The prediction has a mean pLDDT of 80. Transfer RNA from a Candidatus Saccharimonadota bacterium, 77 nucleotides, folded computationally. Its Rfam family is "tRNA". It is annotated as a transfer RNA. The sequence is in RNAcentral, with records from ENA and GtRNAdb. Lineage of the source: Bacteria > Bacteria candidate phyla > Candidatus Saccharimonadota.
């Protein structure tokens, strides 16, 4: 330098032919249970979908670009 893949909640990830209010598990908070902790049950908070731009009535999803992580190839030595 070229190519490919990833980036969504604190963590690990789902979300495919664009469509209403974006989800799960774990974690966190509250309540119940317990002498207490844990377990279990119920409820709850938490997201600029990496940033920017474009297409569209409508974008996590399509296109361009930037950033970042990983892999492969090439070049130099």
């Nucleotide at each position: 330098g070229g190519g490919c893949g990833g980036u969504u909640a604190g963590c690990u990830c789902a979300g495919u032919u664009g469509g209403c209010u974006a989800g799960a598990g774990c974690g966190c908070c509250u309540c119940a249970u317990u002498g207490a902790c844990g377990u279990u049950g119920a409820g709850g908070a938490g997201g600029u979908c990496a940033g920017g731009g474009g297409u569209u009535c409508a974008a996590c999803u399509c296109c361009c670009u930037u950033a970042u992580c990983g892999c492969c190839c090439a070049c130099c030595a």